The RNA shown here (transfer RNA) has 76 nucleotides and comes from Bifidobacterium longum subsp. longum ATCC 55813. Taxonomically the source falls in Bifidobacterium longum subsp. longum (Bacteria, Bacillati, Bifidobacteriaceae, Bifidobacterium). The prediction has a mean pLDDT of 82. RNAcentral records the identical sequence in 74 taxa.
RNA sequence: GGCUCUGUAGCUCAGUUGGUAGAGCGAGCGACUGAAAAUCGCUAGGUCAACGGAUCGACGCCGUUCGGAGCCACCA
Numbered sequence: 001g002g003c004u005c006u007g008u009a010g011c012u013c014a015g016u017u018g019g020u021a022g023a024g025c026g027a028g029c030g031a032c033u034g035a036a037a038a039u040c041g042c043u044a045g046g047u048c049a050a051c052g053g054a055u056c057g058a059c060g061c062c063g064u065u066c067g068g069a070g071c072c073a074c075c076a
Stems, first nucleotide, its partner, number of pairs: 001072007010025004019056001027043005049065005
């Protein structure tokens, strides 16, 4: 330098063929208990990496940039 994959909640990840974003764990509160643990219920938490484009409408499509991983090549 070229190609491929990837970026979504604090963490690990879903999200169908474009139609106003979810789970588990974690956190807070409550129930239960003499008190805990375990279990159960509820709640909060997101500029979907950034910008632009097409679209009535984008996490999902197109372009550029940035970060991460891998493969290939180059370099004296």